[in-house]
RNA sequence: CUCUUAUCAAGAGUGACGGAGGGAACUGGCCCUAUGAAGUCCGGCAACCGCGGCAAGCGGCGGUGCCAAGUCCAGCAGGUGUAACCUGAAAGAUGAGGA
Numbered sequence: 001c002u003c004u005u006a007u008c009a010a011g012a013g014u015g016a017c018g019g020a021g022g023g024a025a026c027u028g029g030c031c032c033u034a035u036g037a038a039g040u041c042c043g044g045c046a047a048c049c050g051c052g053g054c055a056a057g058c059g060g061c062g063g064u065g066c067c068a069a070g071u072c073c074a075g076c077a078g079g080u081g082u083a084a085c086c087u088g089a090a091a092g093a094u095g096a097g098g099a
Base pairs, nucleotide, nucleotide: 002098003097004096005095006094007093008092013042015041016040017039021032022031023030026075027074028073029072043067044066045065048063049062050061051060053058054057071091076088077087078086079085080084
């Protein structure tokens, strides 16, 4: 990088350093941010994989992951009671497995 598959409505900080951006990419919106963005550390959440105990489930150890807003929303298709809303797809994210 690519393929398969499962999940994506819940949850998670009044911390330290840092110092202007951030919400994947493009377009259009809408937001967050000097009452401190990204990033790092600590902390926390969760339960995909491995190990371990027991009857289920627990969440102990290890590998990941995650910690504004539905994956922030729309873009494509279909539908409804059409300033709007619903369903699905595509794309994406994460885990596990494969080439």
The RNA shown here (SAM riboswitch aptamer (S box leader)) has 99 nucleotides. Of the family's consensus pairs, 97% are formed in the model. Its mean pLDDT, the model's own confidence on a scale to 100, is 81.